[in-house]
RNA sequence: GACAAAGGCAAACCCGUCGAAAGGCGGGGACGUAAAGCUUCCGGUCUAAGGGAUUCGUCCUAUGACAGCGGGGCUGCCGAA
Numbered sequence: 001g002a003c004a005a006a007g008g009c010a011a012a013c014c015c016g017u018c019g020a021a022a023g024g025c026g027g028g029g030a031c032g033u034a035a036a037g038c039u040u041c042c043g044g045u046c047u048a049a050g051g052g053a054u055u056c057g058u059c060c061u062a063u064g065a066c067a068g069c070g071g072g073g074c075u076g077c078c079g080a081a
Stems, first nucleotide, its partner, number of pairs: 001078001008033002013028006031068001037074003041071003044066003050061004
């Protein structure tokens, strides 16, 4: 960051697979995306197996998850005037 070019990533949904779930991974697929590359340090959100409470209805809880929720940190491809 040129109304430019090259290249990249890939939401929903579908299939497979792992997981208690949230969700992850692989394939298909493109809603989007200049860090949609990496990182849970801060805030937020989701789940609640285990644990705790219980009037047995359920409620609380992250050590689980989301980096495509925001902020911070780290790294980085292409490119003219």